[in-house]
Predicted 3D model of a 98-nucleotide RNA (SAH (S-adenosyl-L-homocysteine) riboswitch aptamer) from uncultured Thiodictyon sp.
RNA sequence: GCUACCGAGGAGCGCUGCGACCUGGGUGUCCCAUCAUUAUGGGGCGAUUCAGGCCAGGCUCGGCGGUGGGGUCGACCUCACAACGGCGCUCACUCACG
Numbered sequence: 001g002c003u004a005c006c007g008a009g010g011a012g013c014g015c016u017g018c019g020a021c022c023u024g025g026g027u028g029u030c031c032c033a034u035c036a037u038u039a040u041g042g043g044g045c046g047a048u049u050c051a052g053g054c055c056a057g058g059c060u061c062g063g064c065g066g067u068g069g070g071g072u073c074g075a076c077c078u079c080a081c082a083a084c085g086g087c088g089c090u091c092a093c094u095c096a097c098g
Base pairs, nucleotide, nucleotide: 001067002066003065005063006062007061008060009059010091011090012089013088014087015086018058021053022052023051024050025049026048027047028045029044030043031042032041033040034039057084
């Protein structure tokens, strides 16, 4: 540095829906079968596109593990307790004012 899992960042309801994921279809391409050929059917694809479904912790921080690089004789210490998260409504908590 990357990453699996766990936890935290107060919560509920409603709405929309980008990415990812799931389903179906089209285009392209590859393979197989049939056919004298055109072509038809089936399957695959890492490609591309459309529609539907689902969807507002996908982010950050911490713990623990895995892995890559660097440093190091080793141990210890230090580092963080936050900042953010579409729209509407409601609640909780804190502060101030009336």
Overview
The prediction has a mean pLDDT of 75. The sequence was found by an Rfam model in a public genome assembly.